[in-house]
């Protein structure tokens, strides 16, 4: 001083798509403000709030309360979102065997 092999630090490059169940989260829940209907009604729209979290934050059914004011409860049952596991399918890569060609 070159090469090579070893270990180590770095960096790039790699299939994991979709389905079905299950865990987390959030209880599809609670808060406030404008409008707005009134017992054939009880509704509409925003803000911000809750997750180590993007989204979503509603929908029927049933009863109950409100004696016309201005406020509405209670139960049931039914999701999507994020994100991990399982299985299922598909995919990718690697060996053995067979078989046919060459």
């Nucleotide at each position: 001083u070159a090469a090579u092999u070893u270990a180590a630090u770095a960096g790039u490059a790699u299939a994991c798509a979709c389905c079905u169940u299950c865990g987390u989260a959030u209880a599809a829940c609670a808060u406030c403000g404008a409008u707005a209907a009134u017992a054939g009604g009880g509704a509409u729209c925003g803000a911000a709030a809750g997750u180590u979290u993007c989204u979503a934050c509603c929908a029927a059914a049933u009863c109950a309360c409100c004696g016309u004011a201005a406020a509405u409860g209670a139960u049931u049952u039914g999701a999507c979102u994020a994100u991990g596991a399982a299985g299922g399918c598909a995919g990718a890569g690697a060996a053995u065997a067979u078989u046919c060609g060459g």